[in-house]
Context: one part of a larger RNA
């Protein structure tokens, strides 16, 4: 030196743990903001480093209500001063409430954010310059207003989910251009608790249904498609959930301004009020006839009930073992409570709970029910009015529609041309005829449905410290980049500090004794694997 073998060291796998995750599901909620947000910055404790909590009233200040003896938050103990201890209730819970430095939409003016300068008015010191302390004073939009200038509103963050304006390439086609990725990502306005769609100019072809979304068929079917890749409906039937209204004209009234007057008026734009709201066409108009019946999505009352504190809540001993008894043997008990944590091992009856009952001074939510504003009906005549216009439609060019221009309808429109008023017009997949179905060119509309920044409970063939968030710990820290931005590592003494008094070496670190503890588990602290180092012994060369 190699091998064995034993003993240690160094490391820290593995095991066991769980304070954190992940993921579902079910409720609630669904915004904040110039009354100054989100986020900060700097300050605040008797000592105070970093959390957390508050704002110069600064780990607090006040009020109701819960609550019960011990409190001055965590790392984190100490000292110091104090509160409060049975009732004048400390400190903790919860409602409201007051305070809330500077930045920050940031709003007087600038600015290299947490700083620097004013303006007006009051008010405090001061003679007096001035210095402090209260208010003021940005911009845009609306109403009002001759104007000054009042008064009302925005504005900015936020997880997804919604609608609208723009819009991609990888990629697939075994290349590749139509095409597809895909109206996707992505940028951009805009909203709401949901949005959006919605009360037939529909869909059908039955004697047919009767707003709108959503789900499950229908179906990967009809289609579409360099008929390649791919893309891909609809009726209709089953179900969720239902709810339907309001203008625009005509036609009467008022007013304003204008024009005409023969001063009585007339026209006419434009307003504001009645009237009207429809496809067996409907309304205006003109005769008749009724005061009823129901709706009420809006307003205004009401509070079943439900949200934030709590609270009551059964049943147990023994014996022996052990450092502890909840486990073992023995005899009991509860149970609408044998979920589930914790207690020195494994507890229905030791604690916190559990089941299954009780509650709220204040604040919000909010269902039934009241009342109200609104809104709602008949017959019959006439054929004079009116029935959403640069709109329908056409032509070209684009677009969306499962449908790529196709025989391509329907739906959007750059750009040109252009209609009709119930004897009217639109559709039924080119077009035409007949038939059949509906009234566009104005608006409003709960539910059913889509999401989760959050809150709450509840679960798991989810993860257990290189996993699971990055991130169980001072983590979006520390540390890296000029910045965008990037981003770690790091969890376990023990039931309990009982955390090792004393004594010996030693400068000390450490080590040896004694102690504690079941046990050293000794703070480099559970368990302690292999590399790796190191000592013995053995054995080979």
């Nucleotide at each position: 030196g190699g091998c064995a073998u034993a003993g240690g060291g160094u490391g820290g796998a593995u095991g066991c743990c769980u304070u954190g995750g992940c993921g579902a599901a079910a409720g609630c909620c669904g915004g904040c903001g110039a009354u100054g947000a989100a986020g900060g910055a700097c300050g605040u404790g008797g000592u105070u480093a970093g959390c957390u909590g508050c704002g110069a009233u600064a780990a607090g200040c006040c009020u109701c209500g819960g609550g019960u003896a011990g409190c001055u938050g965590c790392u984190a103990a100490a000292c110091a001063a104090g509160c409060g201890u049975u009732a004048u209730g400390a400190c903790c819970c919860g409602u409201g409430g007051a305070u809330c430095u500077c930045c920050c939409a940031a709003u007087g003016g600038g600015g290299a954010a947490a700083c620097c300068c004013g303006u007006u008015c009051c008010g405090u010191a001061g003679c007096a310059a001035u210095a402090c302390g209260g208010a003021u004073c940005a911009u845009c939009c609306g109403u009002c207003g001759c104007a000054a200038g009042a008064c009302g509103g925005a504005a900015g963050c936020a997880a997804a989910c919604g609608g609208a304006g723009g819009g991609a390439a990888u990629u697939g086609a075994a290349a590749c251009a139509u095409c597809u990725u895909a109206g996707u990502a992505c940028c951009u306005c805009c909203a709401g608790g949901a949005a959006a769609a919605g009360a037939a100019a529909g869909a059908a072809a039955a004697c047919u249904c009767g707003a709108u979304u959503c789900c499950g068929a229908a179906a990967g079917u009809a289609g579409u498609g360099g008929c390649g890749a791919g893309c891909g409906a609809a009726a209709u039937c089953g179900g969720a959930a239902c709810a339907g209204c309001c203008u625009a004209a005509a036609c009467c009234g008022u007013g304003c301004u204008g024009u005409c007057u023969u001063c009585g008026g007339a026209c006419a734009u434009c307003a504001c009020g009645g009237g009207g709201u429809u496809g067996c066409g409907g309304g205006a108009c003109c005769g008749c006839g009724a005061u009823a019946u129901g709706u009420g999505a809006c307003c205004u009352c009401a509070g079943a009930g439900g949200a934030u504190a709590a609270u009551u809540g059964a049943a147990c001993g023994g014996c022996a073992u052990g450092g502890g008894a909840a486990g073992g043997c023995c005899g009991g008990c509860c149970a609408c409570a044998g979920a589930a944590g914790g207690u020195g091992a494994u507890a229905g009856c030791c604690c916190u709970g559990u089941a299954a009952g009780u509650g709220a001074a204040a604040u919000c939510c909010a269902a039934a029910g009241a009342g109200g504003a609104g809104c709602u009906a008949g017959c019959g005549g006439u054929a004079u009015c009116c029935c959403a216009a640069g709109u329908a439609c056409c032509a070209c060019g684009g677009g969306a529609c499962a449908c790529g221009u196709g025989a391509a309808a329907u739906c959007c429109u750059g750009u040109g041309g252009g209609a009709a008023u119930c004897c009217g017009g639109a559709a039924g997949g080119a077009c035409c005829a007949u038939c059949u179905u509906c009234c566009a060119a104005g608006g409003c509309u709960a539910a059913a449905u889509a999401c989760g920044u959050g809150c709450u409970u509840u679960c798991g063939a989810c993860c257990g410290a290189u996993a699971g968030u990055g991130a169980a710990c001072u983590a979006g820290u520390a540390c890296c980049g000029u910045g965008a931005g990037g981003g770690a590592a790091a969890g376990g003494u023990g039931a309990a500090a009982a955390g090792a008094a004393c004594c010996c070496g030693g400068a000390a670190a450490c080590g040896g004794g004694a102690g504690u503890g079941a046990a050293a588990a000794g703070a480099a602290u559970c368990u302690g694997a292999a590399a790796c180092c190191c000592u013995a012994u053995g054995u080979c060369u």
Large-subunit ribosomal RNA, domain I from a bacterium, 541 nucleotides, folded computationally. The RNAcentral record of the full RNA draws on ENA. Its mean pLDDT, the model's own confidence on a scale to 100, is 85.